[in-house]
RNA sequence: AAUUCGCCCUUAGAGUUUGAUCCUGGCUCAGGACGAACGCUGGCGGCGCGCCUAACACAUGCAAGUCGAACGGAGAUCAUUCAGUAGAAGUUUUCGGAUGGACACCGAGUGAUCUUAGUGGCGAACGGGUGAGUAACGCGUGAGCAAUCUGCCUCAGAGUGGGGGACAACAGUUGGAAACGACUGCUAAUACCGCAUAAGCCCACAGCACCGCAUGGUGCAGGGGGAAAAGAUUUAUUGCUUUGAGAUGAGCUCGCGUCCAAUUAGCUAGUUGGUGAGGUAACGGCCCACCAAGGCGACGAUUGGUAGCCGGACUGAGAGGUUGAACGGCCACAUUGGGACUGAGAUACGGCCCAGACUCCUACGGGAGGCAGCAGUGGGGAAUAUUGCACAAUGGGGGGAACCCUGAUGCAGCGACGCCGCGUGGAGGAAGAAGGUCUUCGGAUUGUAAACUCCUGUUGUUAGGGACGAUAAUGACGGUACCUAACAAGGAAGCACCGGCUAACUACGUGCCAGCAGCCGCGGUAAUACGUAGGUGGCAAGCGUUAUCCGGAAUUAUUGGGCGUAAAGAGUGAGCAGGCGGUUGCGUAAGUCUGAAGUCAAAUCCUGUGGCUUAACCACAGUUCGCUUUGGAAACUGCGCGGCUAGAGUGCGAGAGAGGUAAGUGGAAUUCCAUGUGUAGCGGUGAAAUGCGUAGAUAUAUGGAGGAACACCAGUGGCGAAGGCGGCUUACUAGCUCGAUACUGACGCUCAGUCACGAAAGCGUGGGUAGCAAAUAGGAUUAGAUACCCUAGUAGUCCACGCCGUAAACGAUGAGAACUAAGUGUUGGGGAAACUCAGUGCUGAAGUUAACACAUUAAGUUCUCCGCCUGGGGAGUACGCUCGCAAGAGUGAAACUUAAAGGAAUUGACGGGGGCCCGCACAAGCGGUGGAGCAUGUGGUUUAAUUCGACGCUACGCGAAGAACCUUACCAGGGCUUGACAUCUGGCUAAAUACCCUAGAGAUAGGGGGAUAGCUAUAGCCAAGACAGGUGGUGCAUGGUUGUCGUCAGCUCGUGUCGUGAGAUGUUGGGUUAAGUCCCGCAACGAGCGCAACCCUUGUCCUUAGUUGCCAUCAUUCAGUUGGGAACUCUAAGGAGACUGCCGAUGUAAGUCGGAGGAAGGUGGGGAUGACGUCAAAUCAUCAUGCCCUUUAUGCCCUGGGCUACACACGUGCUACAAUGGCCGGUACAAAGAGACGCGAAACCGCGAGGUCAAGCAAAUCUCAUAAAGCCGGUCUCAGUUCGGAUUGGAGUCUGCAACUCGACUCCAUGAAGCUGGAAUCGCUAGUAAUCGCGAAUCAGCAAUGUCGCGGUGAAUACGUUCCCGGGCCUUGCACACACCGCCCGUCA
Repeated sequence: AAUUCGCCCUUAGAGUUUGAUCCUGGCUCAGGACGAACGCUGGCGGCGCGCCUAACACAUGCAAGUCGAACGGAGAUCAUUCAGUAGAAGUUUUCGGAUGGACACCGAGUGAUCUUAGUGGCGAACGGGUGAGUAACGCGUGAGCAAUCUGCCUCAGAGUGGGGGACAACAGUUGGAAACGACUGCUAAUACCGCAUAAGCCCACAGCACCGCAUGGUGCAGGGGGAAAAGAUUUAUUGCUUUGAGAUGAGCUCGCGUCCAAUUAGCUAGUUGGUGAGGUAACGGCCCACCAAGGCGACGAUUGGUAGCCGGACUGAGAGGUUGAACGGCCACAUUGGGACUGAGAUACGGCCCAGACUCCUACGGGAGGCAGCAGUGGGGAAUAUUGCACAAUGGGGGGAACCCUGAUGCAGCGACGCCGCGUGGAGGAAGAAGGUCUUCGGAUUGUAAACUCCUGUUGUUAGGGACGAUAAUGACGGUACCUAACAAGGAAGCACCGGCUAACUACGUGCCAGCAGCCGCGGUAAUACGUAGGUGGCAAGCGUUAUCCGGAAUUAUUGGGCGUAAAGAGUGAGCAGGCGGUUGCGUAAGUCUGAAGUCAAAUCCUGUGGCUUAACCACAGUUCGCUUUGGAAACUGCGCGGCUAGAGUGCGAGAGAGGUAAGUGGAAUUCCAUGUGUAGCGGUGAAAUGCGUAGAUAUAUGGAGGAACACCAGUGGCGAAGGCGGCUUACUAGCUCGAUACUGACGCUCAGUCACGAAAGCGUGGGUAGCAAAUAGGAUUAGAUACCCUAGUAGUCCACGCCGUAAACGAUGAGAACUAAGUGUUGGGGAAACUCAGUGCUGAAGUUAACACAUUAAGUUCUCCGCCUGGGGAGUACGCUCGCAAGAGUGAAACUUAAAGGAAUUGACGGGGGCCCGCACAAGCGGUGGAGCAUGUGGUUUAAUUCGACGCUACGCGAAGAACCUUACCAGGGCUUGACAUCUGGCUAAAUACCCUAGAGAUAGGGGGAUAGCUAUAGCCAAGACAGGUGGUGCAUGGUUGUCGUCAGCUCGUGUCGUGAGAUGUUGGGUUAAGUCCCGCAACGAGCGCAACCCUUGUCCUUAGUUGCCAUCAUUCAGUUGGGAACUCUAAGGAGACUGCCGAUGUAAGUCGGAGGAAGGUGGGGAUGACGUCAAAUCAUCAUGCCCUUUAUGCCCUGGGCUACACACGUGCUACAAUGGCCGGUACAAAGAGACGCGAAACCGCGAGGUCAAGCAAAUCUCAUAAAGCCGGUCUCAGUUCGGAUUGGAGUCUGCAACUCGACUCCAUGAAGCUGGAAUCGCUAGUAAUCGCGAAUCAGCAAUGUCGCGGUGAAUACGUUCCCGGGCCUUGCACACACCGCCCGUCA
């Protein structure tokens, strides 16, 4: 702006409790304000404001005087008159003088002008300051005074006659240091005092009329008494006295309003009232005498604390809340307290007196003072100004006036203290300069910003002009505002912020340090949160911080909240005051509504207009809530009167009941006592023991005693207000329900205080005591066990009377009334029934609720009344008070601390919760480990070094499928420094290397290194620097890889639906499976990653092929050796085969069970394959990599050593302990592998390891290569052995530059421990365990008994899922979520 719409105005939230959610609830922030202060910074002007603290103390100056037209003096000046002193110019001169008398001085008188100490008048009671006190008629508001006063001023009436005596000043004397006096004497007045005159002017007495709200008032009139005056100047004039009226100001009284505390509940003796005096301007206990005993108070007296009140100001949408600086009104105060005087007015800021404190002077006798006036000083404090100018304006005092006074006031000064305005330049300008910062090194950003060019002059500086305020004079401000000219971009920008809230991001430094922080919270080596820098966003001559107030805060809720579980319903009832109250008529008019009038000071706010260039600021005009008076209306509430019956109650007839109190009575059981029978145990526990019992228990039988409690019936059944009430009978007694209707006529509901009742325990007095049982004792359990368990056992439990007064006294739900779907049990009535009334339960609609849930028995919709709540802790604690015998109960804080505490629900994890299921998890078995010796790894210790990593399962024969040197990373020593290795630049050279000699431990260094010709700069050497290098750090910065849960069956998504939401559903349920495998059902329907399958291997068959493999038939040979064969085995390609397919049973189905066939049967066996994720799991030492560190060393080379140490501890293994065996001899059968720097046959030599020579083989051909257990025969005869082999001595072999540290193997000799292994613990379900040997990788050799493979022989057992461990699903609890290795309580340090 448009559209829509009758019009207009207003109302904003965010962060933080949780893994996440909703709610409750506090804390915090964003806004505005300020008499502010502090930090950093600071160009100008206008208008305002400026001791909030010590009502603390004050030096100095000023802030109240004026009038000579009230008065007498005094002084000064001038004029004049007189006297005196002195005598100039001039004139004259005999030069001696004379004359002249100006001017000057002094004295006296008169007059004029000026000044003023005193008397007198007015003023000083205003103006100015402060807020100590005050909770009050102090203030505000509205009334009243018939109970009052009022100087100066205005209007009106009348008057102003005639006298008198003093006191200051002054003079003298005198006291005192001073302040200040004393005495004597003189004197004037508008000072003081009589006299005259005068009015209801005043007083007393006695009348009439009128009026009012009571006392009473007003007017008229009678006689009696009383009371005035001042003059001045003189032309006007003015003063004085009296009376009345007005105006102004003051005094008093009343209605209403005016902070907090009840942990202040009673206060009061002039107190409350009366009568009478007194006093006052005036009413009044204001004061006094007497009399009466009142007065105030839960509608908050009294007491304590705090405070000046208001117009207004700030904030807020408003209602409210806070506040009372400046300006204005009122009050109070003037060093503290008290008192009066004068006066119209004071109980007096710059007056007096007294007392106190303080300060000052003093001659010590005595005196003086009062800044909360303006300046100023000290002090206090975070903090607040000049000892300025002027009376020019406005106003005030005095005066006739001139004029004087005025720190009121007008101005200036200081202060960014606030508000408002302006400026610090404008336009152009890309090489996007330099510099800075960042960087992925390309660039980006600062940034048109600067430089540079052009322009302008607000402001500034200088010069000139120059106001209004005063329409004649008079201007502090002030040569100010303003105007004009010149000059030159010249002099003028900072502050805080940048993690979220909240606009704005990077780098470096730091490393839980330093620090930040309003809340949440940042910082422990990659900090957008600390510090600095660059940059951004914000405000701007200011910006931040701090304090305080309001807001947000609906977080005290009138507007506008709550109380089942978050804080919150009193344990229950009765009931006074109070609050609220059915229906109808009439009246009234208090509330209510409406009209009019008065008031609501001014300023402020708001609206409009105007004046300063604008604005702030200022001026003018208009507008209001409330209160009061008055007229009207009568619906509603109230009040008065009358009526009604639906609320409430009474009567009548029935009914049910553990309702209460008292008395009586019954049986069962326990215990005890007596007696009988009877004999060795009983009892008790998880198992025991204490205990009881041969002095006869327990058990059993009979009889007796005593106390307490009442089985079954018995039930979300009954009764009661709640607590509570249970055998039976009787007496007394309260309440309730139903049915009909007669009566009363709102009599009702609720209820602060009050009163009563009130479980259990406990207390007091007196009884009682069977059982049970705190305390206590003993026995157990236990690390302990002042507990749980057992044996005993006292208070108590019981009765009577009296206290206590609390409970999870709960439905965690106050009482009453009305209304609002149904269904279904049950108790008591009525009815023939349908049904209905009163209770008591469950399910459930609408609705409500944060959800859970509630739902005619409301937590729904409304009304009335009461109680209670306002974050958590401290704390139901302390103190005070009340009650109690005590225990204790009731009432009930604060300091301090904290950012949460809490409710409901969700998902996980967890539980010595539940259900279902699985796994060599247990069980059933077999064999081991743990004991011995050795091997190997680890810890520890040691060391120059014993390099590093791995640490429950998931580290420990692991990285390492090979440490004598090397490896090697460690140590010692010796060396190198652009480097052992890579790239780049420049230069030089034709060599370098191999090989030889010398020195050395070697690296290395030196020397030699045939001849000729050619090629190469990718080669070598030299130099400098960029850089190389690092098994240095960080696996908690990372990639990649790996382990584990776990080959467990799970993990998710889309759409839909449900829920405010987190989330749920799907995925749960019923079955089934190895399996979230499949089926059925279902608000779900589908899908993905996992499972399964597809892959490899093995088991059967077929086809193809037939050498190096095979040999049935035929020949041949020592021998598949050869011919031959292609059948078999085997090899290696391709196929077939198994799918619950078939049959039976069962089941809705999926499937399960059984069977057939088949080599194989229900995933046939084995392998590869590892979902979403968990453990900040492992690895920076495989590799890669960010950052940090190192650079003549943490890099590189070399020699030697170490990784192999050894009191010890642990793990993993090997060999054994023997007869199912050892030894000797003979003899049989594999598979899978490896081989050229290799495997190495045969032959010969050696006891042997091995050696010599050497064939074959890059392999189904040759070699390693004899498989072993087994079988057959012999021997040993139960022993540390003919078992066992460690250790040691000697002698050798092999590999290798080299076996000392530190290799393996062989032979001879030696012959240790060990006789089956404690607690504990491991593996395995079938070709498995057990047992037997064979091979390979690494590798010169080997510490391999390891690891990875291969085959041979070849078992036992599984009832089952109670228990241990791990896992899956559902469910439940939860104060856990880092998730039970959690959280958390107490004690101690």
Annotation:
Small-subunit ribosomal RNA from an uncultured bacterium, 1389 nucleotides, folded computationally. The prediction has a mean pLDDT of 83. Rfam family: Bacterial small subunit ribosomal RNA. Rfam links the family to the GO terms structural constituent of ribosome and ribosome. RNAcentral holds the sequence, with entries from ENA.